[in-house]
RNA sequence: AGAGUUUGAUCCUGGCUCAGGACGAACGCUGGCGGCGUGCUUAAGACAUGCAAGUCGUACGAGAAAGCCUCUUCGGAGGUUAGUAAAGUGGCGCACGGGUGAGUAACGCGUGGGUAAUCUGCCCUUAGGUUUGGGAUAACCCCGGGAAACCGGAGCUAAUACCGAAUAAGACCACGAUGACUUCGGUCGAUGUGGGAAAAGGUGGCCUCUUCUUGAAAGCUAUCGCCAAUGGAUGAGCCCGCGUUUGAUUAGCUUGUUGGUGAGGUAACGGCUCACCAAGGCUACGAUCAAUAGCUGGUCUGAGAGGAUGAUCAGCCACACUGGAACUGAGACACGGUCCAGACUCCUACGGGAGGCAGCAGUCGGGAAUAUUGGGCAAUGGGCGAAAGCCUGACCCAGCAACGCCGCGUGAAGGAUGAAGGCCUUCGGGUCGUAAACUUCUGUCGAGAGGGAAGAAUGCGUGCGGGUGAAUAAUCCGUACGUUUGACGGUACCUCCAAAGGAAGCACCGGCUAACUCCGUGCCAGCAGCCGCGGUAAUACGGAGGGUCCAAGCGUUGUUCGGAAUUAUUGGGCGUAAAGCGGAUGUAGGCGGCUAGGCAAGUCGGGUGUGAAAUCCCUGGGCCCAACCCAGGAACUGCACUCGAAACUGCUUGGCUAGAGUCCCGGAGAGGAUGGCGGAAUUCCAGGUGUAGGGGUGAAAUCCGUAGAUAUCUGGAGGAACACCAGUGGCGAAGGCGGCCAUCUGGACGGUGACUGACGCUCAGAUCCGAAAGCGUGGGGAGCAAACAGGAUUAGAUACCCUGGUAGUCCACGCCGUAAACGUUGUGUGCUCGUCGUAGCGGGUAUUGACCCCUGCCGUGCCGUAGCUAACGCAUUAAGUGCCCCGCCUGGGGAGUACGGCCGCAAGGCUAAAACUCAAAGGAAUUGACGGGGGCCCGCACAAGCGGCGGAGCAUGUUGCUUAAUUCGAGGCAACGCGAAGAACCUUACCUGGGUUUGACAUGUAGAGAAAAGCCAUAGAGAUAUGGUGUCCUUUUGGGCUCUACACAGGUGGUGCAUGGCUGUCGUCAGCUCGUGUCGUGAGAUGUUGGGUUAAGUCCCGCAACGAGCGCAACCCUUAUCCUAUGUUGCCAGCGCGUAAUGGCGGGGACUCAUGGGAGACUGCCGGGGUCAACUCGGAGGAAGGUGGGGACGACGUCAAGUCAUCAUGCCCCUUAUAUCCAGGGCUGCAAACAUGCUACAAUGGCCGGUACAAAGGGCUGCGAAACCGCGAGGUCAAGCGAAUCCCAUAAAGCCGGUCUCAGUUCGGAUUGGAGUCUGCAACUCGACUCCAUGAAGCCGGAGUCGCUAGUAAUCCCGGAUCAGCAACGCCGGGGUGAAUACGUUCCCGGGCCUUGUACACACCGCCCGU
Repeated sequence: AGAGUUUGAUCCUGGCUCAGGACGAACGCUGGCGGCGUGCUUAAGACAUGCAAGUCGUACGAGAAAGCCUCUUCGGAGGUUAGUAAAGUGGCGCACGGGUGAGUAACGCGUGGGUAAUCUGCCCUUAGGUUUGGGAUAACCCCGGGAAACCGGAGCUAAUACCGAAUAAGACCACGAUGACUUCGGUCGAUGUGGGAAAAGGUGGCCUCUUCUUGAAAGCUAUCGCCAAUGGAUGAGCCCGCGUUUGAUUAGCUUGUUGGUGAGGUAACGGCUCACCAAGGCUACGAUCAAUAGCUGGUCUGAGAGGAUGAUCAGCCACACUGGAACUGAGACACGGUCCAGACUCCUACGGGAGGCAGCAGUCGGGAAUAUUGGGCAAUGGGCGAAAGCCUGACCCAGCAACGCCGCGUGAAGGAUGAAGGCCUUCGGGUCGUAAACUUCUGUCGAGAGGGAAGAAUGCGUGCGGGUGAAUAAUCCGUACGUUUGACGGUACCUCCAAAGGAAGCACCGGCUAACUCCGUGCCAGCAGCCGCGGUAAUACGGAGGGUCCAAGCGUUGUUCGGAAUUAUUGGGCGUAAAGCGGAUGUAGGCGGCUAGGCAAGUCGGGUGUGAAAUCCCUGGGCCCAACCCAGGAACUGCACUCGAAACUGCUUGGCUAGAGUCCCGGAGAGGAUGGCGGAAUUCCAGGUGUAGGGGUGAAAUCCGUAGAUAUCUGGAGGAACACCAGUGGCGAAGGCGGCCAUCUGGACGGUGACUGACGCUCAGAUCCGAAAGCGUGGGGAGCAAACAGGAUUAGAUACCCUGGUAGUCCACGCCGUAAACGUUGUGUGCUCGUCGUAGCGGGUAUUGACCCCUGCCGUGCCGUAGCUAACGCAUUAAGUGCCCCGCCUGGGGAGUACGGCCGCAAGGCUAAAACUCAAAGGAAUUGACGGGGGCCCGCACAAGCGGCGGAGCAUGUUGCUUAAUUCGAGGCAACGCGAAGAACCUUACCUGGGUUUGACAUGUAGAGAAAAGCCAUAGAGAUAUGGUGUCCUUUUGGGCUCUACACAGGUGGUGCAUGGCUGUCGUCAGCUCGUGUCGUGAGAUGUUGGGUUAAGUCCCGCAACGAGCGCAACCCUUAUCCUAUGUUGCCAGCGCGUAAUGGCGGGGACUCAUGGGAGACUGCCGGGGUCAACUCGGAGGAAGGUGGGGACGACGUCAAGUCAUCAUGCCCCUUAUAUCCAGGGCUGCAAACAUGCUACAAUGGCCGGUACAAAGGGCUGCGAAACCGCGAGGUCAAGCGAAUCCCAUAAAGCCGGUCUCAGUUCGGAUUGGAGUCUGCAACUCGACUCCAUGAAGCCGGAGUCGCUAGUAAUCCCGGAUCAGCAACGCCGGGGUGAAUACGUUCCCGGGCCUUGUACACACCGCCCGU
């Protein structure tokens, strides 16, 4: 010091959450020791029991008993106990100490003052006094009442108890007179007269003086008391200034109330109380009321300012079962006193009584929760006492509790076969881990034993010194010696002893936040502080291993401060995020121009007092250290008093004119109010003309109209609004204001001088104004028009559209008081670059004049610099920069709602919450995507054409159904003649049945064997089993083979959403990016946009961009032309030979062709257009012309697209089975549906005969010629050819001729019967082909839909892969014949670029609203 979380990403706003500290805590798990602290926060609930306040015999009277001893007549008596105990009178104390925080918002507390308005026991000081009488009373005794508590009566007695008298300096009171001071209230001093008040003694000692003479009394002396005073100290009372929680949804409160006079009362002032008089007093600077609360020093936190808090310790206050009251006393309205009332509890003989733990323990209850019915007065302190001493649950100690803080320990060093074991693993290893074992040490704490403090000062006795004293007495003080006192406690501490022996847990490990793997689970179980994890590979759940943080603790929960500048004084905001009142006038209040003098309240400086102690901080010291404790210092930021300063603020006096205002002149204006006038238009009425429609809409209908509409003309009525002018023009505070004229009236502006002299600004409350709608009363009512009615639209249509139509809109008066009342921007004032418009008024210059030009003031606009802003934007009309004042905001929803109050006739308005709920809600901008937004462009996308599909039959694929199985995958385009370029067995993965288990297949180890394979026979459906036969290689360690055992094999089992690879698709669409630079806070932008152009991000130009990459194009293959080289198996023009004929032969290289190598095409040339560009149009030449045709080639990416069944592969699963072998079956199953094809429906045709022309391929388990046989499929024999040589192999459409004549046919060929051929181990399920016979549907196909732009469509044949054969009509190639059409880009589909809106980003198949 920050971090997480809104978004695809960004910046901002803004809330929520976390990391820190603290605690009188509680809960969970765990727990060795010690020190120092702390411990009912809840029920101020109720309390059994014990204790917590007594003491004094040196104030007074009286005075036991038990026990012991002695005596005894055994009845008792005496002594002692003992002047003791207990009780009483009296004194002092009980008002302290201890507890609690209920009440209290108050002079209660804090702080500083006042008391000239007061008191003060015990204590200290000073100077005095203490004389003399009297009468009672308790105890006790007697009697009586009562259950008891207790009470009554009679009698006796004492005092330091009570009451008189004397004395009175001083004090007090009254009256008189007087000096000084004074805040004018009084105070102080001296003084005269009068008044009332004491007491009272106790104890010790001594006889120096007097009297009786043992010794006493008086007396003296000492001491403790007592009385009246003085002063002090201490404590207390009262008063005042300031400070001290929340609510205005509490705005008025008050009758002893406020004051006065008089009296009473008090220690004392005072309405404190009373009588009378007056009518005051408090309050927006918050009275009254309500809620909450003891206050403070301090404590916690915080950088501080603050915020929270008020346990322990300390100061003050209040209270003592609840409420009230007084008595006593120096002090109380009294915690362990009294009285009364009440509630509760207890006793009771029912008549009456007793009690008060918020003292210490303890009990019950409440609660998440808080201790022992302990020891001791040894210390400190308190009460009483002369003292010893007694009392003391104050206190000191101990006990319980990890409740907190602090300290210590649970071992240390060495130790690598890196042991075993666990976990992980890529199987190599890694890790726990020097950790352990083991070796050598040490001994804190704990256990045992022994020793053993300090805390002790006093007191008493004796001696000595000193004070008082007549005193060697007594007493007091000091001192020395002796003696005595310790609860804790035989504790702290020390020593000895043995042994690593007895002593580690808790939370966490997705990010924030340090720490990672495996297994289990499978949106389940669960976690979670926030974000969020979990749906089969979870570092987030549970366990384990490992790790991290703390550590006798660790976590959780709760509370509080911090972070939070998230209430902002320090230190925030309000155009769009929450936030400027709709506007003005103006009161209180706040703020206020220049100048001079004075004052000194604020302000500043010095000093004094105070700010308790403790705490915090610093320094030092004491416990081994620390916590803790002690001492000193500093500090306590405050308050009060006093002295000074005078800049600023303030107050006061005087002056000034720049702010503000007044007067004069002038023009502008929809400023306001009232009255009058005007024309256009709509509607209605009357009349004329006139006839069938009008009106209305996207299209219609309702509606009006032959009873005469609409249209048109004339006249009239009535209401409302004022076209053009008209303008980001004007006026007004805002709302708002628009025909013309008149009257009344407000404000602003310009100009010139004069005057007043700060008169100003803002404004809580208050008052006024305030669109539209609405309300009340009365008018008015043409048009328009909520509601309402009808017609349409629609799935519906309580809407949008249409026809009607009432309130209302208009006027007068009165209410309402709200709007996106918006510039979403409060008012005022100063300062801060500019350009260009516009309205009003001036000045200058100039002109005949209107202009033009320059310039001033005041309005109103656009753009824009600096600056500001999150950005957008604002920018002299600020959202810049200063000042003053007011209003308002503090996450979203709930909600501008409820309740209350005020206002209103009502509608409603103003003011204005909470519970609950969410982790966001939001602003601006960015990139995409999308739009039934826009612009530009492209594509067989549409259009223009040609041919199909969809109807029929068949083939093939798919769905569905069926089945033992009909194996699996593919699913819009981009699955469906797809994987499959060949399912009868095999294939085969499926089903049924029969077998095998180291296995059909691979590798290794160990052991064993002599066989194994093959052949034969038997059984069997076969796999296989049984029997027989059968002896490999060799370097002789062995190899190969078989068997057994163990590792392992195997899986077309799952997951294509764990993957690689490959593929489809957008799309051969023209795009997709990067580096550097620049711009932006940033996401990003720029480049890649723009103007042209292209098939193209193709190229050119321009440009804060300059370059580059992947794509495009080109390079590659093929095809079209030519040249050249080479000619065999190809070719044959010329020259020969030969044949019926043929390159058949000799030869030849001309041609074709083949195989190589080259040429050619580049907008190169000309012309038009174009920016002297890119390019485009036309032309020439050329085999080919603008990419010549075709192919291969597929950017960044998208679809969790497809494939785990091509292959590879992680993980999971099976292991006598999900592996493997075999036989048979199935994948071919058929009510139905879809997809892709084939063949057709015929005459552009079918059939028959004749006849012509290809290319590209394939061939040895092969192609197979010729010949012969068969109608044919084919067969027999067999030449040639591993092929430019031989074979497949006749190309077909075409052409020529013939026939058929529009029909379910000489079209069509399905289906079926029969007979065959071929392949194959085998054609039943389930092959193809041939022949004969049979001859189905179908006569051109609904909605809809597909392909194709040229050698293309259409049409015709040929070949090949796979393959024994074949369900191929499929697929992949080849050539033959060979069209039509494209005006064009409005529309459908898909795509590209720019732009715009967006609340979408899983991106419109989105989001989201209502019911």